Source information: The RNA shown here (transfer RNA) has 75 nucleotides and comes from a Candidatus Kariarchaeaceae archaeon.
[in-house]
RNA sequence: GUCGCCGUGGCCCAGUCCGGUUAAGGCAUCCGGCUGUUAACCGGGAGAUCGCAGGUUCGAAUACUGCCGGCGACG
Repeated sequence: GUCGCCGUGGCCCAGUCCGGUUAAGGCAUCCGGCUGUUAACCGGGAGAUCGCAGGUUCGAAUACUGCCGGCGACG
């Protein structure tokens, strides 16, 4: 340098195929219950507009373009 894959709460990730209502779930965290206390268990809450920018569209996490970062392959 070229090509491929990936980037979504503090962490791990689903959702992209086929664009469409409140972006699902787990861990952690907070509140409550249970318990002599803790843990475990049970109930509930808060937390991401999706790497950045632009364009397409009535509408973009999703399709398009450029850039940034990570991994891999080739040279």
The prediction has a mean pLDDT of 80. Its Rfam family is "tRNA". By type it is a transfer RNA. Rfam links the family to the GO term triplet codon-amino acid adaptor activity. Lineage of the source: Archaea > Promethearchaeati > Candidatus Kariarchaeota > Candidatus Kariarchaeia > Candidatus Kariarchaeaceae.